Transfer RNA from Pseudolabrys sp. Root1462, 72 nucleotides, folded computationally.
It matches the Rfam family "tRNA".

[in-house]
């Protein structure tokens, strides 16, 4: 330099154009003499940045940064 794959909650990942989900984690509440397991709620996101297509973008395009893996 050049192909490929990632980027969504604090953390690991889903979601194949129509209001953003789970699991752990964190708080509360119930259970227990307490803890712990469990069981129930809640909190928590500018979906990497920007720009284009759409009636409408996490998703589909082009760009730009980042990681990872390959060739040189």
């Nucleotide at each position: 330099g050049g192909g490929c794959a990632g980027u969504u909650a604090g953390c690991u990942c889903a979601g194949c154009g129509g209001u953003a989900g789970a699991g752990c984690a964190u708080c509360c509440c119930g259970u227990u003499u307490a803890c712990a397991c469990c069981g129930g709620g809640a909190c928590g996101g500018u979906c990497g940045g920007g720009a284009g297509u759409u009636c409408g973008a996490u998703c589909c395009u082009c760009u730009c940064a980042c990681u990872g893996c390959c060739c040189a």